[in-house]
RNA sequence: AGAGUUUGAUCCUGGCUCAGGAUAAACGCUGGCGGCGUGCCUAAUGCAUGCAAGUCGAACGGGGGAUGGAGCUUCGGCUUCAUCUCUAGUGGCGGACGGGUGAGUAACGCGUAAGUGACCCAUCCCCGAGUGGGGGAUAACCCCGAGAAAUCGGGGCUAAUACCGCAUAAAGUGGGAGACCACCAAAGCAUUUGGGUGCUUGGGGAAGGGCUUGCGUCCGAUUAGCUAGUUGGUGGGGUAAAGGCCUACCAAGGCCGAGAUCGGUAGCUGAUCUGAGAGGACGGCCAGCCACACUGGGACUGAGACACGGCCCAGACUCCUACGGGAGGCAGCAGCAAGGAAUAUUGUGCAAUGGGCGAAAGCCUGACACAGCGACGCCGCGUGGGGGAUGAAAGCCUUCGGGUUGUAAACCCCUUUUCUCGGGGAAGAAUAAUGACGGUACCUGAGGAAUAAGUCUCGGCUAACUACGUGCCAGCAGCCGCGGUAAUACGUAGGAGGCGAGCGUUAUCCGGAUUUACUGGGCGUAAAGCGCGCGUAGGUGGCUUUUCAAGUCGGAUGUAAAAUCUCCCGGCUCAACUGGGAGGCACCAUUCGAUACUGUUGGGCUAGAGGGCAGCAGAGGGAGGUGGAAUUCCCGGUGUAGUGGUGAAAUGCGUAGAUAUCGGGAGGAACACCAGUGGCGAAAGCAGCCUCCUGGGCUGCACCUGACGCUGAGGCGCGAAAGCGUGGGGAGCGAACAGGAUUAGAUACCCUGGUAGUCCACGCCGUAACAAUGGACACUAGGUAUGGGGAGUAUCGACCCUCUCUGUGCCGAAGCUAACGCGCUAAGUGUCCCGCCUGGGGACUACGAUCGCAAGGUUAAAACUCAAUGGAAUUGACGGGGGCCCGCACAAGCAGCGGAGCGUGUGGUUUAAUUCGAUGCAACGCGAAGAACCUUACCAAGGCUUGACAUGCUGGAAGUAGCGACCCGAAAGGGAAGCGACCUGUUGAGUCAGGAACCUGCACAGGUGCUGCAUGGCUGUCGUCAGCUCGUGCCGUGAGGUGUUGGGUUAAGUCCCGCAACGAGCGCAACCCCCGUUGCCAGUUGCUCUCUCUGGCGAGACUGCCCCGCGAAACGGGGAGGAAGGUGGGGAUGACGUCAAGUCAGCAUGGCCCUUAUGCCUUGGGCUACACACACGCUACAAUGGGUGGUACAGUUGGUGGCAAUGGAGCAAUCCGGAGCUAAUCCCAAAAGCCAUCCUCGGUACGGAUUGCAGGCUGAAACUCGCCUGCAUGAAGCUGGAGUUGCUAGUAACCGCAGGUCAGCAUACUGCGGUGAAUACGUUCUCGGGCCUUGUACACACCGCCCGUCACGUCAUGAAAGUUGGCAACACCUGAAGUCGAUGGGCCAACCCCGGUUUACCGGGGAGGUAGUCGCCUAGGGUGGGGCUGAUGAUUGGGACGAAGUCGUAACAAGGUAACC
Repeated sequence: AGAGUUUGAUCCUGGCUCAGGAUAAACGCUGGCGGCGUGCCUAAUGCAUGCAAGUCGAACGGGGGAUGGAGCUUCGGCUUCAUCUCUAGUGGCGGACGGGUGAGUAACGCGUAAGUGACCCAUCCCCGAGUGGGGGAUAACCCCGAGAAAUCGGGGCUAAUACCGCAUAAAGUGGGAGACCACCAAAGCAUUUGGGUGCUUGGGGAAGGGCUUGCGUCCGAUUAGCUAGUUGGUGGGGUAAAGGCCUACCAAGGCCGAGAUCGGUAGCUGAUCUGAGAGGACGGCCAGCCACACUGGGACUGAGACACGGCCCAGACUCCUACGGGAGGCAGCAGCAAGGAAUAUUGUGCAAUGGGCGAAAGCCUGACACAGCGACGCCGCGUGGGGGAUGAAAGCCUUCGGGUUGUAAACCCCUUUUCUCGGGGAAGAAUAAUGACGGUACCUGAGGAAUAAGUCUCGGCUAACUACGUGCCAGCAGCCGCGGUAAUACGUAGGAGGCGAGCGUUAUCCGGAUUUACUGGGCGUAAAGCGCGCGUAGGUGGCUUUUCAAGUCGGAUGUAAAAUCUCCCGGCUCAACUGGGAGGCACCAUUCGAUACUGUUGGGCUAGAGGGCAGCAGAGGGAGGUGGAAUUCCCGGUGUAGUGGUGAAAUGCGUAGAUAUCGGGAGGAACACCAGUGGCGAAAGCAGCCUCCUGGGCUGCACCUGACGCUGAGGCGCGAAAGCGUGGGGAGCGAACAGGAUUAGAUACCCUGGUAGUCCACGCCGUAACAAUGGACACUAGGUAUGGGGAGUAUCGACCCUCUCUGUGCCGAAGCUAACGCGCUAAGUGUCCCGCCUGGGGACUACGAUCGCAAGGUUAAAACUCAAUGGAAUUGACGGGGGCCCGCACAAGCAGCGGAGCGUGUGGUUUAAUUCGAUGCAACGCGAAGAACCUUACCAAGGCUUGACAUGCUGGAAGUAGCGACCCGAAAGGGAAGCGACCUGUUGAGUCAGGAACCUGCACAGGUGCUGCAUGGCUGUCGUCAGCUCGUGCCGUGAGGUGUUGGGUUAAGUCCCGCAACGAGCGCAACCCCCGUUGCCAGUUGCUCUCUCUGGCGAGACUGCCCCGCGAAACGGGGAGGAAGGUGGGGAUGACGUCAAGUCAGCAUGGCCCUUAUGCCUUGGGCUACACACACGCUACAAUGGGUGGUACAGUUGGUGGCAAUGGAGCAAUCCGGAGCUAAUCCCAAAAGCCAUCCUCGGUACGGAUUGCAGGCUGAAACUCGCCUGCAUGAAGCUGGAGUUGCUAGUAACCGCAGGUCAGCAUACUGCGGUGAAUACGUUCUCGGGCCUUGUACACACCGCCCGUCACGUCAUGAAAGUUGGCAACACCUGAAGUCGAUGGGCCAACCCCGGUUUACCGGGGAGGUAGUCGCCUAGGGUGGGGCUGAUGAUUGGGACGAAGUCGUAACAAGGUAACC
C1' cells in the first nucleotide's frame, strides 16, 4: 500500500465483499509449565445459610466469674472489702467512611475555567480565655401485669463525661454614630502527683463540602410553538448560605429555527480501541465525580444523611403465627435459584497497607493481603540437541523408469530447561513479639529423552496439489461462485502452507471507505440545480484614512489530579508486570504586548449600484374596437346519381335531390403569405390590424447620490396542458361512447359519427416546466453568421471599410471532462451565497402532518430483498433501418418433382428380433462399391471358458504334436479305435535331455458394450464467398482504431489513385492436370504411307496492336489478326474461423463397464414385417408416338477360377462347343438416328403393374428372400392442387454404353460418348452472401431480450369492525406517614411565685413543653375524558422472492402505431 465482483471486452460512476488491528467475549477441536492481569455484558430478577461495624470499664450504676482478706454461720453457706476479668444497660465516638451497582438522569449531572463581600465544617494542628457552685430525673435492677411471639404497660430504687437552672464572659453575637448596653459556656477521668487526657468558648490553619456562573456535552422537525410560581419586583418566611426555595400582593413577562417544548437513547470523565492524521467508536478492570440501595413518599438524629446492612408510612413479594398480630430487604463477600451463548470458592489471614473505637494493651474490618477455579487475555519457557542414506519398511502418487513423506525414523553420541524423588530455604518485619501466602520463590543432589502438539487452510482474492469416492445428489460458500461421471472448490487419503499451547468460527468496533469528503467528494448525460421571480433573517462585500483592539499573532503566570502515553534509568534470570526521573497534553482563565488582515468608530472617494437627460428596437403585459380568407350550417338557383372513405372495404350521406357549382346569410374559432437556428419576456409563454393604459431592455452624455451591492433558509407572488366550480358560448377538432373494418382475438392502430372539453368571464388547482447546465462578479486566443444601437473614415449621399457596446447561433487555442463533449452565452481559472446527491428495488409508496370542493399536490420512511442498478465509448450480431454490389437468387426460358404403378431409403407401427448410426439447409438410392448362408453387430435355441487370436511365466505328460474311421448331435461340440511326426545334442535303441507343439495353472486375451459433450484423425457446411490477420509506426486513459476506410475498377482486399501510415503473411490469381490449334521426336499388335492415332518435348494469348471512353492510371467498349480474346472451357486446389455439426460401428485412443459373459462357436430366424406418412428415383399416361423389318455411326473401360468369337440347339432366357486374347493385336459391343411398313386417337397394337403356368442361370442351399425367359393375365394412369427442383452451351433435355461392388442380383453410384435446344428486359421483390453506414435495453448475440394480469408457495409490511397492554400528563374525589402552622380544657420532675407543714417534703399558680384534635402540602388509591406508543385481529391492499404454469406482445431495430412524461 490494496484486491475481488456489473461487460464479449473497455473506461468511469457506484454499492457489496476480503486481507489488518482490537475485545469483560462465547462456541468447536485440542491442551505441558510458570508469571502478571482478569472473570453475570442477560433478570436494578428472587434469595436458604454464614460472615461484611463496631469499640470504649481510663464516662456511669449494676450483674457474673476467679483469687485473697475480714465478719457472720444452722458449716449448706451468707455479707463485705481488695485485685484481676467478662459484661446486658445508660453514656461517648463511629455506623454519612470503606464496599456494591449503573436503574434513573440530556441535567450545572459530568468536564473545564472561574466566583462565593451569599456559606458550613465533628475529628486533626496552632494561638487565646475558662473549667465555680447547685438541682431533678431515668434505664439497668426488683415487683406486678398483657401477649403465641415481636414486644409492651404499671409500680418501686439508682449513677454518670446523660439532663437542667445559677454564677462568670477575654472573645463572640445583636443593638447603637459613639461611649456603651444586652445575651450566651463547661465534665470529668486515670495517674508514677511531674504532668497527661478530656470539657466549654473564641481566632487562625489544613482537609472536606454546599451554592452560583462562562464554555463544552447523542439522535429525531413525520415533535414548532412552550410557560401561571411561569418572568420580574416589594413585604414576609425558610436555610449554614444567594435565590419563586416558599408565601401574599403588584407588573406581564420569560424561552424558541444558533432548535424551545416533546419523544427516543444514555451515568459523565481521565482514559481505551482504531486511524498517517483529522476523525470514528467506546466508557469493562483502575482512578475522579454523580446517582441508586425491594418500589414510592417522608422526616428524625447528627458536624455531616433525608442514611445499602437506621426509623415511620403506603405498595408488591416472601416468611412466622395460637389468626389477635408480627418479621424481612445480598446493586457488601462467598453461595443458591432463575434467565442466558456466557462469567469463579458458601477458601486462608488480619502478617502487610488502610480504616473505626480505645490512654493503651487490644478488639473489629469478605476494605485489603493471599490462596482456589477458568488458555479469558498478555508475556515467557518447553515438548530435545548433534551425527545418521541402504535414501529401510510402510503410506501415497506414477509416464512403471521412478518420485515423495525424508535426516524424517531406526541406530550412535550428548544434554536435563521441564518432570519425579531427596536436601537446604528466604526477602516481604518498621519493632521486643507477630508471616495467611508457604516448606512457596530460590539454591542444590540424583534419575531418565524421559512427562508434553495441535489446529485451520490449500479455485481466485490468499501462502499451499495430487489420488480416490460422489454425480445439480450429498454437500461447500466471506465475495465471485463450485457440484449434472475425469471436481486442485463437496467427502476421505497422501502431500503441502499458515499459526502454534493454541488454532479456527461467530458477534461487535475502527480501518481499508476520499463510501458524509474540515483535512478530502460531487450535481449536462452516471444519484444530484428548487419551474420562475420578489424579498426577510442570515452569510458575504469596492478605493482611501483615523480610532479601538473583538477576531488574529506573540510573551509570561495559573490550571490541565494520579494512573495511562513517549523517552531515559532501575527491580523481578528475560518479558509481560512494576518503581524512579524527564517529556507531552487540547482547551480555559489572568496579564503584558503587536496591529498587516477581518471587524468596530469617525471622515473622504467614485470604477460597483441607482438616478437624470437624449435617442432606439420589439408577437412584453392588460383593455376596447375592427378585418379578410377558410371550414360548417341555413336559404335560393343550376344540376343528376352517386358521394365519401381506405391497403382494400364497409358503416355514413344521397332520387324527400346529396356530392359538384353559383348567389345570399348566420355563427364560432384561429390569424396563411410576411417568417427568419429573427424579436420580446424572469419563467410559463407571446403573432391579423387600430387605439388607450403599462413593465422591462439597449445606446450615448458623464449631470446627481455616494457602497445604497450580491445571494437568499423560511415567506410571498407568477406559473403550459389537463382537471374542478358558477354562468355564458359552441364553427372546426375531439377523450368517453356507438358503428364499420382488420384480426386467432382487437375493449387498439384505419374509417364514419360523436359528448365532455377546447373559447369567454370570475374563482380554484400548482403539476410538466430541458440548455436535463441555480444566481452574481472578475479573468483567459481567434474566426464566422445574424438582431439592436453608437463612433471613426469615406462619399453629394446611401453603401463599403475599421472600432465599440449589447443580444442570438456555429466552428474552434489553451484548459477541463470517464468519454461524449464544453470551450468569453464554459462544463476553463477564481471569489461569494443558495438548493440538492450518497447502491438498485421496495418508493415520485405507506403512515403522519399540511394545502385543496374534489381529483390530487407538498413533505416523506421502514421491514424485506438483490450483487448489482447505471453512464460513455468499443467490437460484433441483429433490424418488418439506409446506401452500394454479387450469385440459376428472382425474372426470362427448357425439362421436371408434387397426382399413378413400381423400386430404394426414412419415419411410424409391428415383432422374439425387425442390429446400429445419419435428422432443416448440410439425414432420408446416406455409412451399404451390392443382407438367401456368410456378411451380422439383432433374436431364439444348443454349446465353450486362458478362450476364435497375441505374449510371458510356472508346472506337467511320453506314442507327444498332427491326422483321424466310428458313435451321440441340427451343427458347433463331446467321445474315440487306429495311424503317427519335426529341430538340436546324445544313445546300441523315439534311449535320454532340451526346443517347437500339447495340457494344467497364473498373468492376461476378447467386447460393433457406454461416452463424438474427454479425444486424435478424417469429413460436411457457410463457401471457391473474398475475406482473415500480423510487424513497426501513429491515434485513443482504455477496449480498440488506423492500415483493410475513401474515389474508381474487378470474378476477386483484382488493380490504380488518394490517405499516418509503411510493409508483410494466410487466402484471390498464377504455378499442376485434362480438352481445343500447331511444330518436332518417338511408337505399333494391319501390307505401305502423308494424314489419323498414342506418348513425350515445345510453340501459341500478353489487353501485345489500333480506335474510343476520360483529367492520369487501373480498367472498360469496339476492332484487326488468330484455332482460341480479355480468367479460352473444365478439374484439382477450400484462408482465419463457425455449427460442443458428423463419426468411439473404418481406424486409433483416455476414462468407465462385462469377464463360465456385454467374450467365443453353431443351427435356424431377423435386418426383406405393413393401416399409413415423407424423400430420391424408374416406367408411363402416347402419334415429335408404339409395333415389326432393314440399315449406320461412338467413347471411357473390363477380361485367365476371366472375356469369349465363328458354328450348332432352343420361341427365348440359355445350353453345347471352344477359335482368339494375360490385350492399341482377341472378346464383351451400342442406342436414339435413317429407310420401309402397320396402328389413327380408343384406357387403344398406349401403359405395363399384378397374378397363373412352364422354363433357364448362379450357388451346399433361391420357402421366408435372387435374377432372367416364354406363354397367359392385363391394374392404376389421359400430363398432375398448394407448393417445389435442376439448368446459361456442347449446357439443359433425350439416347444408349462401360466400370466398381459381385458366385448370383443395379431403376443406385461413378464414368463415357451420341443427338442437341430455348432464354436472360433487368435487380423492384424472395433466398443467401460481401462492403460502408445507422439504431440497439441483444453478446447463449432476434430461435435474442423482455412486460403485465391470472394461478400456486413463502416472507415482511400497510389498512381494518375491534380486542388487549405500556408510558407520561390533565380534571375531580379520597388521602397514610411526616414537616410546618393553629389549638391544646388532657398530661408534665427541674426555673419563678404563693401557701402549708417543717428543714425535707406537700399543695396551688405561672413560665415552658406536650398527647390529642384541626388545617396546608402530599406518596398512593379511585373515577373520567383525551394523548403517545406496542401487541393482536375476520377480512383486505399492494410488495419481494420462488428451474421448467396460463394469457397475450407493451418495450429494446422505424420493435412492426417512434418512444417517453
The RNA shown here (small-subunit ribosomal RNA) has 1461 nucleotides and comes from an uncultured bacterium.
RNAcentral holds the sequence, with entries from Greengenes.
It matches the Rfam family "Bacterial small subunit ribosomal RNA".